Predicted 3D model of a 71-nucleotide RNA (transfer RNA) from Candidatus Iainarchaeum sp.
It matches the Rfam family "tRNA". Rfam's curators write: Transfer RNA (tRNA) molecules are approximately 80 nucleotides in length.
The RNAcentral record of the sequence draws on ENA.
NCBI's taxonomy places the organism under Archaea, Nanobdellati, Candidatus Iainarchaeota, Candidatus Iainarchaeales, Candidatus Iainarchaeum.
The coordinates come from a structure-prediction model, not an experiment, and the mean pLDDT is 83.
[in-house]
């Protein structure tokens, strides 16, 4: 440069218009003599602007970043 896919918690992931879920990691309780595993609870997230729509993580248009493929 041209094309595709893809960006959600510190980590991994679900979420295909209507309250952003789980796992994990980290507090704090319980349990044990103690550590570990285990249990119950709390914290914490949609790359970044714009648009469409009552309503955007979801659609759409540009940037950024990553990964692939062609040149």
């Nucleotide at each position: 440069g041209c094309a595709g896919c893809c960006g959600u918690a510190g980590u991994c992931u679900a979420g295909u218009g209507g309250c952003a879920g789980g796992a994990u990691u980290u507090g704090a309780c319980c349990u044990u003599c103690c550590c570990a595993a285990g249990g119950u609870u709390a914290c914490g997230a949609c790359c970044c602007g714009g648009g469409u729509u009552c309503g955007a993580a979801u659609c759409c248009c540009g940037g950024c970043g990553g990964c692939u493929g062609c040149a």